[in-house]
Context: one part of a larger RNA
RNA sequence: UUGGGCGUAAAGCGCGCGCAGGCGGAUUGUUAAGUCAGAUGUGAAAUCUCGGGGCUCAACCUCGAAACUGCGUCUGAAACUGAUAAUCUAGAAUCUCGGAGGGGGAAGGGGAAUUUCGCAUGUAGGGGUAAAAUCCGUAGAGAUGCGAAGGAACACCAGAGGCGAAGGCGCCUUCCUGGACGAGUAUUGACGCUGAGGCGCGAAAGCGUGGGUAGCAAACAGGAUUAGAUACCCUGGUAGUCCACGCCGUAAACGAUGUGCACUAGAUAUUGGAGGUUUGACCCCUUCAGUGUCGUAGCUAACGCAUUAAGUGCACCGCCUGGGGAGUACGGUCGCAAGACUAAAACUC
Numbered sequence: 001u002u003g004g005g006c007g008u009a010a011a012g013c014g015c016g017c018g019c020a021g022g023c024g025g026a027u028u029g030u031u032a033a034g035u036c037a038g039a040u041g042u043g044a045a046a047u048c049u050c051g052g053g054g055c056u057c058a059a060c061c062u063c064g065a066a067a068c069u070g071c072g073u074c075u076g077a078a079a080c081u082g083a084u085a086a087u088c089u090a091g092a093a094u095c096u097c098g099g100a101g102g103g104g105g106a107a108g109g110g111g112a113a114u115u116u117c118g119c120a121u122g123u124a125g126g127g128g129u130a131a132a133a134u135c136c137g138u139a140g141a142g143a144u145g146c147g148a149a150g151g152a153a154c155a156c157c158a159g160a161g162g163c164g165a166a167g168g169c170g171c172c173u174u175c176c177u178g179g180a181c182g183a184g185u186a187u188u189g190a191c192g193c194u195g196a197g198g199c200g201c202g203a204a205a206g207c208g209u210g211g212g213u214a215g216c217a218a219a220c221a222g223g224a225u226u227a228g229a230u231a232c233c234c235u236g237g238u239a240g241u242c243c244a245c246g247c248c249g250u251a252a253a254c255g256a257u258g259u260g261c262a263c264u265a266g267a268u269a270u271u272g273g274a275g276g277u278u279u280g281a282c283c284c285c286u287u288c289a290g291u292g293u294c295g296u297a298g299c300u301a302a303c304g305c306a307u308u309a310a311g312u313g314c315a316c317c318g319c320c321u322g323g324g325g326a327g328u329a330c331g332g333u334c335g336c337a338a339g340a341c342u343a344a345a346a347c348u349c
C1' cells in the first nucleotide's frame, strides 16, 4: 500500500526499437459481455443492529424483525465501454516536387604547426623558473635557410548557429546511406499512443589480439620547494591517447525536467522552408518547423518555470517513502579481468 510525490528537498531508466499488456478519432446499424432496472431462488444456525421478554439489575439467556452489501436464473433498457457489420478523413502512414544540415559508414586527397633526421650559414650559449637546478651544447647546440620522414589534430569561416534518439558530430572531394522540414492535397483509411520483459546503440577510462607512436602524458626516475613533500613547479618518460577487430556498459550519460497528444496573453532575436506585397536584391505582412532571451495568467516552499511549462488535462511506463550502515554483504545473472546489474539485515542516531 487510502493516498502524496519525482528541476534544486528522497525520486525520470543514458537513449532508442518493440512482443505481451494498458489506453485509443468521427458517423450509422446490430448485439447485449460489462453496465442499469424489475422479478425470483439462494445467501444454515449462531454473531452484529433494532423492537419485545426472562434471571431483583447488568453481564448473560431468549423471541421477532431487519440485515447478510454476495451469487444464480428469468424478463427488460441501450446512453457509455466491449463485440460485430458498413462508411468517413481531422490522427497516422504513403506518393510527387523542393531546398537545408559538423547525421552515419567507406575510400582518396590537402595545407599550417610540433618533433626527428640530413645538408648549409654561424658561435657560445640554450632551455627552464618566483628564483634555481636536473637537462641539451665546442664531438658545434640554440637561432636561420633548404630538403626528407612520420604521426596526430584540422586555425580563420564559427554563430546564444546547424544535425542526431541519446552518446555525440567540424579541412576538401567522391561513393554508399538514415532522418527531419516545407509545398501539393494525389493514395490508404485509425493502420494510432505508451511499453513490463526482450533486443540494439551507448563519452571517457579500462581489457584482449595485431599494428602504429609526432605531440601530450597516469606510473616511474631525477631536479627543486618543504620540518617532511610518496604533491603542486621543472627536466625526462612508459602504458595510454591513434588504427583494425572483439569485449566492457558506466558518467554531474544534465534541461539534474520520461514519452505522446490537446488547450492556455504577448514581445524580441535567430535557423530552414512556403505564400503575399513590390519593377526589384532588400524591407514589410501571413504561415509551418526548430533554437534562444524576456514576460502575462497560472503554478511553485522559495529560487524560478511560463506555447520548447515546472500552467491546465488525458494515456502509458519508470521511480521515491528519515540519516548512517550501503548502492555494501549474501545469492543469482553477465564479464577474460576490472567490475556491472539486481539487492538486504543486524546495529545505530
Base pairs, nucleotide, nucleotide: 004320005319006318007303008302012317014201015200016199017198021194022193023192025088026087027086028085029084030083031082033081034080035077036076037075038074039073040072041071042070049065050064051063052062053061054060091191092188093187094186095184096183097182098181103177104176105175106174107173108172109171110154115149116148117147118146119145120144121143125136126135162169163168206247207246208245209244210243211242215241216240220236221235222234223233258316259315260314261313262312263311266294267293268292269291270290271289272288273287274286275285276284298305299304322349323348324347331342332341333340334339